A computed fold for a 307-nucleotide RNA from Thiobacillus sp., annotated as Bacterial RNase P class A. The RNAcentral record of the sequence draws on ENA. Taxonomically the source falls in Thiobacillus (Bacteria, Pseudomonadati, Betaproteobacteria, Nitrosomonadales). A source record names the gene rnpB. The coordinates come from a structure-prediction model, not an experiment, and the mean pLDDT is 79.
[in-house]
RNA sequence: AAAGCCGAUCAGACAACCGCUGCCACGCAGGCCCCUUCGGGGGCAUAAAUGGGAGAGGAAAGUCCGGGCUCCACAGAGCAGGAUGCCGGCUAACGGCCGGACGCCGCGAGGCGAGGAAUAGGGCCACAGAGACGAGCGUAUUAAGUUACGGUGAAACGCGGUAACCUCCAUCCGGAGCAACACCAAAUAGGCAGGCGAUGAAGCGGCUCGCUGAGUCUGCGGGUAGGUGGCUGGAGCCGGUCAGCAAUGGCCGGCCUAGAGGAAUGGUUGUCCACGACAGAACCCGGCUUACCGAUCGACUUUCCCA
Repeated sequence: AAAGCCGAUCAGACAACCGCUGCCACGCAGGCCCCUUCGGGGGCAUAAAUGGGAGAGGAAAGUCCGGGCUCCACAGAGCAGGAUGCCGGCUAACGGCCGGACGCCGCGAGGCGAGGAAUAGGGCCACAGAGACGAGCGUAUUAAGUUACGGUGAAACGCGGUAACCUCCAUCCGGAGCAACACCAAAUAGGCAGGCGAUGAAGCGGCUCGCUGAGUCUGCGGGUAGGUGGCUGGAGCCGGUCAGCAAUGGCCGGCCUAGAGGAAUGGUUGUCCACGACAGAACCCGGCUUACCGAUCGACUUUCCCA
């Protein structure tokens, strides 16, 4: 230098203006509370306005595994069903990750791997071969299916192979999911309890008369509309250090980094470049898989060149 291989990071940049959704500060008027010598003073919360700050991802995706959380169910054991399957470790847990052995591929760095049991039982065994799973068949032989051999094939006259076919063994697994679930709570119509009521309730704006003529009043409770919480401070992120080959864990310091909900996270303009891919949170987290223009950094391998 070229070609590779593994890992990590970023995902157009900058500026101005105009918006949208939370948060923080301040908060005139109005509201509530307290004091008052009735003039006023103080405190609390806060709409608007103002100021400040934040605002999608490495996959937010598929919903394929695992866990937290919530409700329901639950004495214990078993059946059914599902998942996993070399050895050891990590973890909240896993079907994930790390290390090792083994097999295959690659010159190599490295990549991939479906792996327990075939003497519990059933099924199946391409092509070739007369015959492929259950004993028959052919030739020779014997008192006798008695004994020997049989070209092909991975396996042939059996103590074969196959579990990525059923199965068996071992281990694990209750169900539903934030539209979970909890709280507040109208109008209307039901429900329950009590009062009054044809000896006239109740209505007709307050009273009397009059008219109509069977309900009416109060309380309680459940549900619906609607609202609030769940809801983002967490198995969190960054740096250092220690233990460990590593995954990972301990300690110390620092940081707060969307929380909406018919659903915000945007638009316009200007400058520049390498001209910008896949793509959009919806309870949260750990993985896997899939999609993806590119850029940078680090470890390593092979070949070539120069010293």